[in-house]
Record summary: Predicted 3D model of a 103-nucleotide RNA (SAM riboswitch aptamer (S box leader)) from Brevibacillus massiliensis. It matches the Rfam family "SAM riboswitch aptamer (S box leader)". About the family: The SAM riboswitch is found upstream of a number of genes which code for proteins involved in methionine or cysteine biosynthesis in Gram-positive bacteria. The RNAcentral record of the sequence draws on MGnify. The source organism's lineage runs through Bacteria, Bacillati, Bacillota, Caryophanales and Brevibacillus. Of the family's consensus pairs, 97% are formed in the model.
Order: sequence, then structure tokens, then C1' cells
RNA sequence: UCAUCAAGAGAGGUGGAGGGACUGGCCCGAUGAAACCCGGCAACCGGCACAGGCAAUGUGCAAGGUGCUAAUUCCUGCAGAAUCUACAGAUUCUGAGAGAUGA
Repeated sequence: UCAUCAAGAGAGGUGGAGGGACUGGCCCGAUGAAACCCGGCAACCGGCACAGGCAAUGUGCAAGGUGCUAAUUCCUGCAGAAUCUACAGAUUCUGAGAGAUGA
């Protein structure tokens, strides 16, 4: 810099108290957190097969490199719009920002 982020994934083993990025919430956790192993999901990269003015590209497979495997990236943080209003705020939608993953 570009792409994606509403789907998908175990009543397993070790381990022992924390975890969900951060803020504010709200949650998960000894009916056992993090982490590691195994399993699984997916198909971003690579590989293979097929289709293609065989070029772009598309479809399929999944033993390779990552990734992921509570809740929409759990919600939210900035801006705009609509509705309600006890005028303090609330709800919904859109966009941005932040973050995550890959190349």
C1' cells in the first nucleotide's frame, strides 16, 4: 500500500487464574481462564486438477506457509442523518478512525 473482517470450527489432553487489543460498558472463567499439544474451520499465499483468444481469470482439492476456532472486529469511542424526548439524553442507519489477518 492492497484485500478481507454478519459465515465456519471439539462435552479431547497438559495446565492452573485469568481472559475478551486499548477507553467506557457488557461479558466469559474452578461445571475450570491464559498458554502448549492434538483435533477442527477456512482458503489469503503456495501447490495440484479442470475450464478458459489457454493470457487475465474462474471452479474444485487440501498433505505445504500463515491465520482462525464465545458473543458482528461482543458493543462503543470521531462525524453525519433519521426518529423519540422528562431537552439530560436514548435508539437506528451510514461513513471515518482504531484494531485484526493475509499478500